[in-house]
RNA sequence: AGAGUUUGAUCCUGGCUCAGAACGAACGCUGGCGGCGUGGAUUAGGCAUGCAAGUCGAGCGAGAACCCUGGUGUAGCAAUAUGUUGGGGGGAAAGCGGCGAACGGGUGAGUAAUAUAUGGGCAACCUACCCAUGAGUUGGGGAUAGCCUCCCGAAAGGGGGAUUAAUACCGGAUACGGUCGUUCCGCGCAUGCGGGACUAUCCAAAGGUGGGGAUCCGAAAGGACCUGCCGCUCACAGAUGGGCCCAUAUCCUAUCAGCUUGUUGGUGAGGUAACGGCUCACCAAGGCUUACGGGUAGCUGGUCUGAGAGGAUGGUCAGCCACACUGGGACUGAGACACUGCCCAGACUCCUACGGGAGGCUGCAGUCGAGGAUCUUGGACAAUGCGCGAAAGCGUGAUCCAGCGACGCCGCGUGCAGGAUGAAGGCCUUCGGGUCGUAAACUGCUGUCGUGUGGGAACAAUGGCUUGCCCGUUAACAUCGGGCGAGCGUGAUAGUACCACAGGAGGAAGCCACGGCUAACUCUGUGCCAGCAGCCGCGGUAAUUCAGAGGUGGCUAGCGUUGUUCGGAUUUACUGGGCGUAAAGGGUGCGUAGGCGGUCUCGUGUGUCGGAUGUGAAAUGCUACGGCUCAACCGUGGAACGGCAUCCGAAACUACGGGACUAGAGUACCGGAGGGGAAGGCGGAAUUCUCGGUGUAGCGGUGAAAUGCGUAGAUAUCGAGAGGAACACCCGUGGCGAAGGCGGCCUUCUGGACGAGUACUGACGCUGAGGCACGAAGGCCGGGGGGGCAAACAGGAUUAGAUACCCUGGUAGUCCCGGCAGUAAACGUUGUGCACUUGGUGUGGGAGGUCUUAACCCCUUCCGUGCCGCAGCUAACGCGUUAAGUGCACCGCCUGGGGGGUACGGUCGCAAGAUUAAAACUCAAAGGAAUUGACGGGGGCCCGCACAAGCGGUGGAGCAUGUGGCUUAAUUCGAUCCACGCGAAGAACCUUACCUGGGCUUGACAUGCAGCUGCAGGCCUCCUGAAAGGGAGGCGGCCUUCGAGGGUGCUGCACAGGUGCUGCAUGGCUGUCGUCAGCUCGUGCCGUGAGGUGUUGGGUUAAGUCCCGCAACGAGCGCAACCCCUGUGACUAGUUGCCACCUUCAUCGCAAGAUGGAGCGCACUCUAGCCAGACUGCCUGUUAUAAGCAGGAGGAAGGUGGGGAUGACGUCAAGUCAGUAUGGCCUUUAUGCCCAGGGCUGCACACGUGCUACAAUGACCGGUAUAGAAGGACGCGAAGUCGCGAGACGGAGCAAAUCCCCAAAACCGGUCACAGUUCGGAUUGGAGUCUGCAACUCGACUCCAUGAAGCCGGAAUCGCUAGUAAAGGCGUAUCAGCUACGACGCCUUGAAUACGUUCCCGGGCCUUGUACACACCGCCCGUCACAUCAUGGAAGCCGUCUGCACCCGAAGUCGCCGACUG
Repeated sequence: AGAGUUUGAUCCUGGCUCAGAACGAACGCUGGCGGCGUGGAUUAGGCAUGCAAGUCGAGCGAGAACCCUGGUGUAGCAAUAUGUUGGGGGGAAAGCGGCGAACGGGUGAGUAAUAUAUGGGCAACCUACCCAUGAGUUGGGGAUAGCCUCCCGAAAGGGGGAUUAAUACCGGAUACGGUCGUUCCGCGCAUGCGGGACUAUCCAAAGGUGGGGAUCCGAAAGGACCUGCCGCUCACAGAUGGGCCCAUAUCCUAUCAGCUUGUUGGUGAGGUAACGGCUCACCAAGGCUUACGGGUAGCUGGUCUGAGAGGAUGGUCAGCCACACUGGGACUGAGACACUGCCCAGACUCCUACGGGAGGCUGCAGUCGAGGAUCUUGGACAAUGCGCGAAAGCGUGAUCCAGCGACGCCGCGUGCAGGAUGAAGGCCUUCGGGUCGUAAACUGCUGUCGUGUGGGAACAAUGGCUUGCCCGUUAACAUCGGGCGAGCGUGAUAGUACCACAGGAGGAAGCCACGGCUAACUCUGUGCCAGCAGCCGCGGUAAUUCAGAGGUGGCUAGCGUUGUUCGGAUUUACUGGGCGUAAAGGGUGCGUAGGCGGUCUCGUGUGUCGGAUGUGAAAUGCUACGGCUCAACCGUGGAACGGCAUCCGAAACUACGGGACUAGAGUACCGGAGGGGAAGGCGGAAUUCUCGGUGUAGCGGUGAAAUGCGUAGAUAUCGAGAGGAACACCCGUGGCGAAGGCGGCCUUCUGGACGAGUACUGACGCUGAGGCACGAAGGCCGGGGGGGCAAACAGGAUUAGAUACCCUGGUAGUCCCGGCAGUAAACGUUGUGCACUUGGUGUGGGAGGUCUUAACCCCUUCCGUGCCGCAGCUAACGCGUUAAGUGCACCGCCUGGGGGGUACGGUCGCAAGAUUAAAACUCAAAGGAAUUGACGGGGGCCCGCACAAGCGGUGGAGCAUGUGGCUUAAUUCGAUCCACGCGAAGAACCUUACCUGGGCUUGACAUGCAGCUGCAGGCCUCCUGAAAGGGAGGCGGCCUUCGAGGGUGCUGCACAGGUGCUGCAUGGCUGUCGUCAGCUCGUGCCGUGAGGUGUUGGGUUAAGUCCCGCAACGAGCGCAACCCCUGUGACUAGUUGCCACCUUCAUCGCAAGAUGGAGCGCACUCUAGCCAGACUGCCUGUUAUAAGCAGGAGGAAGGUGGGGAUGACGUCAAGUCAGUAUGGCCUUUAUGCCCAGGGCUGCACACGUGCUACAAUGACCGGUAUAGAAGGACGCGAAGUCGCGAGACGGAGCAAAUCCCCAAAACCGGUCACAGUUCGGAUUGGAGUCUGCAACUCGACUCCAUGAAGCCGGAAUCGCUAGUAAAGGCGUAUCAGCUACGACGCCUUGAAUACGUUCCCGGGCCUUGUACACACCGCCCGUCACAUCAUGGAAGCCGUCUGCACCCGAAGUCGCCGACUG
């Protein structure tokens, strides 16, 4: 100090969440020791039991037990025991009296001020005990408790009688003095205060206990007397503690805005310690206002957090307050309205003889209850302190200690060093190893804590007693008091701390996390299950997010979780935020309070500033030093305690008071502009209606129609009239107004702004909470008006529907008057005012200057209104002198989204509704701007057999084939624009993966190891069997150096095998967009950034092809070219190809010649190798003098000549684990392997792709011609012969430019004459051929017979732009054969059409909108149904709080009256 999370990405806004610290905590797991702290936060709920306030005999009377002693009785010999009665000691329990009990201890219910904090005041007060000073302490009296006795009562307790004491009580005396009154002096802030004088008023007392030498009294004791101490009384003073008053501060709520009658004041009286409406009588009518009400809460020092400012909090400790079962009340007292006192009432508990009584743990322990949760019914008065006492001392659950709890803080330990075979084991593994890990074992050592044994503290010194010395008191050397010594003696904690010794590594480690934030990773299991999760989010078969394990990280006697507070959060912003579009400017103005306010001067001294003083308790925190071994903890000192108060001083600023000024503001005068407002009047055009004329069949309306109007005369047209509303053109980002808003013309009344200057006032100003006024449309009330328009409504259409859009009608309303309403996207989504800050260019109004014919132009200036832009601002968009810039003043408003501008309450309203305005619940976002894509029934430009123009098909039929579906034991599997004559270039067995059945198990196949095996392979026979397989027998038999080796078989172990799963784990390959023209990079530049630029633009192209321009300059992958085939030519080569010339042979022919063969030859064709050729090169035109385009020449070919190969970045989790490869998973006498048979060929049906047709451009018959490419040895197979034919026999030739296989349509001739045919050939019957082990399921072909549907195909749909379509045949691969009508090739014949780009489909570029980004097959809204949760309402019912009026009324205080006593 920040981080995660909205998006495909970005910047911003904004919320949510995390990391930190803390705690009187709780919960989970775990737990060795010690020190110091701390511990009922909830039910201020109820409490058993014990203890928590007594003490004084030196105030008083009486006096038990017990002890000593005397008499006497009884028992006994006695000691002795026991009874009784004296004396002395003793002092329990109770009582009178004094002091204390009002402190200490507990708790936080109440209390928002009778409280607390800080600072003041009392001239308005009190203060027991204590300290100081002064004076005094005299003389009397009568009672009463106790005790005794009687009575009542269960008890608690009470009553009567008799008797008695005091430091108890009551008179009297005295009065230094106090008090009341009068008076004088001084002082003060008003009332007053202090002091003096005077005498008439009133007011006291108590004794106790020591010591003592003379004198006196006394029988003695003793007393008087003297003296000490403790008391007592009256004053005054101090100290301490309190009481009262004032100022300031002190939570939330306005959905509480008014509250108050003892209320506010006065006079008088009462009351109090004291002021006071504190109380009362009378008088006046005031007083307060964040009052009054509601909620919550003890306050503070402090504590936690924070950089601070703040925020939260008030447990322990300390100060104050309040309370003591609940409520009320007084008494006593110095002090209480009294925690362990009293009275009354109430609730509760207990006792009871039922009549009546007792009680109050929010003291310490403890108990129950409630709760997530909080301790021992401990020890001691040793210390500190308190009460009493002269003192010893007693009391003290205050306190000091101990116990329990990891509740917190702090400290210590659980060992240290060496130790590699890097052991075993775990985990992982690419199988090599890695890791736990020097970790362990093992060796050496140490000795903290714990354990045992022994020793053993400090806190203790006062006081007291004895005693010595000194001082004081005193008549005194008694006594008493004080000081300094000596001796005696006191410890709960505690046999604890601490110390020593002993022994031995021995007794002592866990918890959480490991996807990101956040430090730490793998395996296994699981399979959107189980679960995790603080936020984002993990889990649907390879999960670093679940669970377990190993490892790692973090902390450590703890670790996590939960809760709470602050922080981060500048996310309430004082420090330190915002409001054009993210949440946020009030609809507008006027104006009250308030806030703020121009220049000069004088004064005051409010704020402000300086100095001093007082206070700011201690503790805490900080700091220096010190004490416990350290630390926590504690001690001493310092600083600090931000504050408050008082005094003195300063006078710049602020404020206040006085004076002055004119620059702000305003007034008067002059001028022009304007849909500014109100009232009255006038006008024309148009619509509609009425009347009349003309006139006839339609009008109207729409995308098209219909409803509607019209022969009862519409529409159209002419004339006249009525009525209402609105004012075309002018009209303009032109004008006016505060906003809403304002538009024909005229008149009247009236507001404001502006310009130019002169005069005047003299800060009169700005803003503005409340308030008041205005406020579009629609709406409401009352009354008018009503032409057009037009919610509602009706009808017609549209549509799946159409409560809409369109049409025909039509009522409120729209208009006027009066009143209400008070809202709008009331928007510039931009509050008002003032000031400052470069410019350019329009426009409306005014003034000035220059100069004019001019009111022109031009220049300057003021006010208004627009555009573009500098700086600056902004998240960006944008704003930019009309600011969203820079500042000041004031107001309003915002604080995540939804719920919701909703509910409830209040106010307003006739109502509708307006205004003010939540919460529960819920989400991890909701948003703004901009970016890149994608998309659009957005736009522009442009391509493509995309449409159009054509030709031929498909869809209808039959058949073939593939698919779906159905069926089945199985009909193996995959493939859906991009599957469907596809994988499959060949399913009868095989193939084959499927099914049924029969078998095999190291296996059909590979490698390795171990053991056994002289034995292989090979051939033959037999049994069983469907075969595979199983079993039996025979023949033959390698090499040798005799060890063995190679090989084989058997057994066993590793392993093989799998067309089993996952193409969503993969490689590779492929499809598709698409042969579309695109996709990117480097550097630079622009932008906060995503990103842009380049690649856009102007042209051009088939093309991101090229040219030009340009903050871009270059480059890469694509395009093109390079490659192959083909089209022309040249050259080379010449067999198996060719045969022109030449020679020759044969046949035919009269001949010319023709045909065939051979030779020569290589000219031609051809073959196949190498060159040439085409490049917009040339010309003309055009374009921008470009690129290019158009035309032309030449040329075999012309603008890419034609075709092929070639497929950018990427997309579709596209396809393929069944071609192969491959991770993981699964299987292992089976999901592997072998075999037989079956299936993949099944058939109500649907679809795709094809073939054949429906015929005459044809079919059939006959004749006749021409090709390319390819293949051939388990092959192609000639001639010849046979068969109608498939084919058979046959075998020449050929490993092939040599031999073989080799066309059809076309063409010529003929028949058919439009028909289900001489079309068509399905189907079926019969007979065959061929292949093959085998054609039943299930082959092809041939012949004979049969002769189905079909007469050109609905909606729809496919291909093709030239050697193309269409048509015709031929070949090849696979292959024994073949379901091939398929696929891949080849040649032959050989067209038509393209105006064009509006439309359909696909695509490219630019642009625009977007709430889409798994991207339009997107996103998303509402109703309904069911369930659940939360909230509002609800007749009524219940409880709590509360107002007003009234009734009953305890104890008690005060007053009055009476009785009784003195």
Predicted 3D model of a 1462-nucleotide RNA (small-subunit ribosomal RNA) from a metagenome. The coordinates come from a structure-prediction model, not an experiment, and the mean pLDDT is 83. Rfam family: Bacterial small subunit ribosomal RNA. The sequence is in RNAcentral, with records from SILVA.